[in-house]
RNA sequence: GCCCGCGUAGCUCAGUGGAUAGAGCACGGCGUUCCGAACGCCGGGGUCGGAGGUUCGAGUCCUUCCGUGGGCG
Numbered sequence: 001g002c003c004c005g006c007g008u009a010g011c012u013c014a015g016u017g018g019a020u021a022g023a024g025c026a027c028g029g030c031g032u033u034c035c036g037a038a039c040g041c042c043g044g045g046g047u048c049g050g051a052g053g054u055u056c057g058a059g060u061c062c063u064u065c066c067g068u069g070g071g072c073g
Base pairs, nucleotide, nucleotide: 001072002071003070004069005068006067007066010025011024012023013022018056027043028042029041030040031039049065050064051063052062053061
């Protein structure tokens, strides 16, 4: 330099163009307990990597940039 993949919550990841963006773990509160662990209930937390574009509508499609992993030279 060229090609491919990935980027969504603190972490690991779902999410077929249509909605109020989700799960597990973690975190906070409550219950339970003599106290913890475990378990149950409730809750907070997101500019969906940045910028443009397509569309009535974009996390999802297109372009470009950034970051990251891999392959080729």
This is a predicted structure of a 73-nucleotide RNA (transfer RNA) from Micromonospora tulbaghiae.
Rfam family: tRNA. It is annotated as a transfer RNA.
Taxonomically the source falls in Micromonospora (Bacteria, Actinomycetota, Micromonosporales, Micromonosporaceae).
RNAcentral holds the sequence, with entries from ENA.